[in-house]
RNA sequence: CUCUGGAGAGCAGAAAUGCGCCGAAGGAGCAACCUUUGAAAAAGGGGAAUCUCUCAGGCUAGUGACAGAG
Numbered sequence: 001c002u003c004u005g006g007a008g009a010g011c012a013g014a015a016a017u018g019c020g021c022c023g024a025a026g027g028a029g030c031a032a033c034c035u036u037u038g039a040a041a042a043a044g045g046g047g048a049a050u051c052u053c054u055c056a057g058g059c060u061a062g063u064g065a066c067a068g069a070g
Base pairs, nucleotide, nucleotide: 001070002069003068004067005066010019011018012017020059021058022057026055027053028052029051033046034045035044036043037042
């Protein structure tokens, strides 16, 4: 790169929009642990996820993290 599989969540409104909701693009947060200063107490830095947040994105289809095959 190609093929296949692939979750969640919507109502109202003519529309603008309003209220609500989802977690699997991206983004952000941190436990153990490592580390700096310090006599200690303590403070600072680093630090994973499908966890947490929901900025972004999404709530038909499409897309789609990830998985399998070539």